[in-house]
RNA sequence: GAUGGUCGGACGAUCGCGUAUUAGUACCGUUGAGGUACUAUUCCGAGGAAAGUCCGGGCUCCAAUGGACUGGCUGCCAGGUAACGCCUGGGCGCGAACGACGAGAGUUAUUCGCGACGGAAAGUGCCACAGAGAACAGACCGCCACUCGCAAGAGCGGCAAGGGUGAAACGGUGAGGUAAGAGCUCACCGCGUCGACGGUAACGGCGACGGCACGGCAAACCCCAGUCGGAGCAAGGCCAAAUAUGCGGCGAGAGAUGUCCAUCUCGAUGAAGACGCCGCGGGUAGGCUGCUAGAGAGCAUGGGCGACCAGGCUCGUAGAAAAAUGAUCGUCCGGAUUACGCAAGUAAUCCGACAGAACCCGGCUUAUAGACCAUC
RNA sequence: GCCGGAGUAGCUCAGCUGGUAGAGCAGCUGAUUUGUAAUCAGCUGGUCGGGGGUUCGAUUCCCUUCUCCGGCU
Numbered sequence: 001g002a003u004g005g006u007c008g009g010a011c012g013a014u015c016g017c018g019u020a021u022u023a024g025u026a027c028c029g030u031u032g033a034g035g036u037a038c039u040a041u042u043c044c045g046a047g048g049a050a051a052g053u054c055c056g057g058g059c060u061c062c063a064a065u066g067g068a069c070u071g072g073c074u075g076c077c078a079g080g081u082a083a084c085g086c087c088u089g090g091g092c093g094c095g096a097a098c099g100a101c102g103a104g105a106g107u108u109a110u111u112c113g114c115g116a117c118g119g120a121a122a123g124u125g126c127c128a129c130a131g132a133g134a135a136c137a138g139a140c141c142g143c144c145a146c147u148c149g150c151a152a153g154a155g156c157g158g159c160a161a162g163g164g165u166g167a168a169a170c171g172g173u174g175a176g177g178u179a180a181g182a183g184c185u186c187a188c189c190g191c192g193u194c195g196a197c198g199g200u201a202a203c204g205g206c207g208a209c210g211g212c213a214c215g216g217c218a219a220a221c222c223c224c225a226g227u228c229g230g231a232g233c234a235a236g237g238c239c240a241a242a243u244a245u246g247c248g249g250c251g252a253g254a255g256a257u258g259u260c261c262a263u264c265u266c267g268a269u270g271a272a273g274a275c276g277c278c279g280c281g282g283g284u285a286g287g288c289u290g291c292u293a294g295a296g297a298g299c300a301u302g303g304g305c306g307a308c309c310a311g312g313c314u315c316g317u318a319g320a321a322a323a324a325u326g327a328u329c330g331u332c333c334g335g336a337u338u339a340c341g342c343a344a345g346u347a348a349u350c351c352g353a354c355a356g357a358a359c360c361c362g363g364c365u366u367a368u369a370g371a372c373c374a375u376c
Numbered sequence: 377g378c379c380g381g382a383g384u385a386g387c388u389c390a391g392c393u394g395g396u397a398g399a400g401c402a403g404c405u406g407a408u409u410u411g412u413a414a415u416c417a418g419c420u421g422g423u424c425g426g427g428g429g430u431u432c433g434a435u436u437c438c439c440u441u442c443u444c445c446g447g448c449u
Stems, first nucleotide, its partner, number of pairs: 001376007009332007017045002020042001022040007047354001051365002054363005059232004071228005076090005091117001092115006099108003118223002123221002125217003140163002142159003146155003171189006190212001191210005197204002236289004246280006253266005296315004301310003333352008377448007386401004395432001403419005425441005
């Protein structure tokens, strides 16, 4: 330095804050059950990310329970898991470092890192500018033969080795071959097809064949395979005031004048409406619940390369609602600066991050002063 | 707490299936006018919120992160 893992200041005192337990006082409540406030007591009181809400699940309600279409997501193989886009192991590819082999193309050992890593010979589409030509390709410079010409060069044809353009130019190296060239031929390398073998598989090495046919992009449409119902604790459940309303029952003739007695008018069969009381229902404020014992933590044992799994023992660890977990002092720990000192060290001052549960878990990502451990 | 949406010039917005970013207003210079405004001509001004990836190439496609806005008792 790289990779992986652990911790993320320690102890004590005082004061303070928040649930819960117990006790007391006051108030509310017709009695009661209980509730609120205060005081005292006892116990407990944030994280590795509590964060972002990016994935996956539990839980709850709604819709459904078959099929099709559309759409989203995932994508090497095998395993783990409640599940995952996560994790583990393996395969393949790429990059870096340092080497080895070979004439070269190229091949390969070790270490570390990375990979959205199905399909481009199913189809459609795109590849700007530059360049002659950008995908059944093409000839600007160039090379070569022939004709013309004193020559420079021109015409006509052959070629694609070299140059040039570009991110990318239709296999590469070497030799033969040729007018010049070219898989035109050969050897090797690469690529593809087939066969049998090893491996659960991805895939691997081996042999034979093919003269090369097959550029890139699917985080373009698409194809293939798999998977996915929706909403979210402000889900949902229970209790339920005032006001208004719905249903049911019961009661009462109504209006005007007048201080009351009373007088006048209208109605009097039934129904409906309005009014009063009672009951029921939905439902708002508000309250209670959901709420924390759970895919829980720790320890050793066994199985497995590992992720993880199995059974055993031990433990009890926040549940608030404008929302607590803090402050001060002392001792110590770690770091920085200054002063003194040859040095060991001593003293003083300052600093100790990121951050803050809100239904709960498994992951990922992001932020993080520093300390420790293991391997290389 | 939960669920959605948006970041492009000084301001308001375009930019569709990737090819190197524009419009209006504003600003500056010049013309016109006695001068100003209006008008005309020209110019300036962009880390496309930040970082990474795919690709030859990203405002656009994908991932991550920051900021802002809205809805739900």

Predicted 3D model of RNase P RNA and transfer RNA as a complex of 449 nucleotides.
Model confidence (mean pLDDT): 76 of 100.
Rfam match: Bacterial RNase P class A. It is annotated as a ribozyme.